[in-house]
A computed fold for a 321-nucleotide part of an RNA from Juniperus sp. Qiu 96270, annotated as large-subunit ribosomal RNA, domain IV. The prediction has a mean pLDDT of 87. RNAcentral holds the full RNA, with entries from ENA. The source organism's lineage runs through Eukaryota, Streptophytina, Euphyllophyta, Pinidae and Juniperus.
Context: one part of a larger RNA
RNA sequence: CCAUGUUGAAGGAACUCGGCAAAAUGACCCCGUAACUUCGGGAGAAGGGGUGCUUUCCCACCCAUGGGAAAGCGGCACAUACCAGGGGGUGGCGACUGUUUCUUAAAAACACAGGACUCUGCCAAGUGGUAACACGAUGUAUAGAGUCUGACACCUGCCCGGUGCUGGAAGGUUGGAAGGAGAAGUGUAGCUUCGAAUGGAAGCCCCGGUAAACGGCGGCAGUAACUCUAACUGUCCUAAGGUAGCGAAAUUCCUUGUCGCAUAAGUAGCGACCUGCACGAAUGGUGUAACGACUGCCCCGCUGUCUCCAACAUGGACCCA
Numbered sequence: 001c002c003a004u005g006u007u008g009a010a011g012g013a014a015c016u017c018g019g020c021a022a023a024a025u026g027a028c029c030c031c032g033u034a035a036c037u038u039c040g041g042g043a044g045a046a047g048g049g050g051u052g053c054u055u056u057c058c059c060a061c062c063c064a065u066g067g068g069a070a071a072g073c074g075g076c077a078c079a080u081a082c083c084a085g086g087g088g089g090u091g092g093c094g095a096c097u098g099u100u101u102c103u104u105a106a107a108a109a110c111a112c113a114g115g116a117c118u119c120u121g122c123c124a125a126g127u128g129g130u131a132a133c134a135c136g137a138u139g140u141a142u143a144g145a146g147u148c149u150g151a152c153a154c155c156u157g158c159c160c161g162g163u164g165c166u167g168g169a170a171g172g173u174u175g176g177a178a179g180g181a182g183a184a185g186u187g188u189a190g191c192u193u194c195g196a197a198u199g200g201a202a203g204c205c206c207c208g209g210u211a212a213a214c215g216g217c218g219g220c221a222g223u224a225a226c227u228c229u230a231a232c233u234g235u236c237c238u239a240a241g242g243u244a245g246c247g248a249a250a251u252u253c254c255u256u257g258u259c260g261c262a263u264a265a266g267u268a269g270c271g272a273c274c275u276g277c278a279c280g281a282a283u284g285g286u287g288u289a290a291c292g293a294c295u296g297c298c299c300c301g302c303u304g305u306c307u308c309c310a311a312c313a314u315g316g317a318c319c320c321a
Base pairs, nucleotide, nucleotide: 001316002315003314004313005312006311007310008309010307011306014305019302027051028050029049030048031047036041038151052073053072054071055070056069057068058067059066060065074078086300087299088298089297090296091295092294093292094291098110099109114149115148116147117146118145119144120143126135127134128133152287153286154285155284157217158216159215162214163213164210165209166208167207168206171205172204173203178198182194183193184192185191218236219235220234221233222232245279246276257273258272259271260270261269
């Protein structure tokens, strides 16, 4: 010096990306327990008190044993060792229990119950296979398959122009088979070759529907008796111009936006504002009790994390042989 431990004056997170690590809490009995809530929870909330031994007595009792009371005794310490929750407040995300990158990621990712759409009438759709055949299913639309969303509560706005999907006895276009006017090869016949009309399915064009299908959801100018702003008006464009709700957000560039709270001091955090570079409604929107080895912030307790290091123990390193 290193590793693993033990202890530490005063302070107590000043350390640090961050209380990482350590310390602290811890068992049982009694008392007591908030907001919120889906009335189940939250909850072991929080916060207090007690606990050893001896003698005597009381209650329950067949015994074993259990519950209780009084007096006394010892120790620094009585759940005497080991074992054995730190707690509280407030945001984000995900409802939850679960699952996952065997060997750097356990999560806000996946799944999930619930919701919705689409397909499928049974020799089903879908899937595997060249096929036979098999699964689906010894099931039958309260079933099976595919896709999206993701408990629950309140909701889920406008656009079908584009791309899909779907419906359409008309019309246009279009293939082969059919059809054969006519033409060519040569000297008739014959044979061979080319071949216009006509007719003609799906598809495409066309006409509708459909957004919990893929997706999309404007600009410029003027206007109110201070100023500012614009309920109002004009105009251009569009398929339609973003509704409710939320909003500097896991989304905000400018930005450490501005105001408030908290601190002596806060690019963090929370509550607001709205100027949303570039939120927004099942690519779900906004809330939400409970839950989380998730993530941000604050407080109490606690401590060698630190101010600032020290001592000891064990094992190395090191020195001598």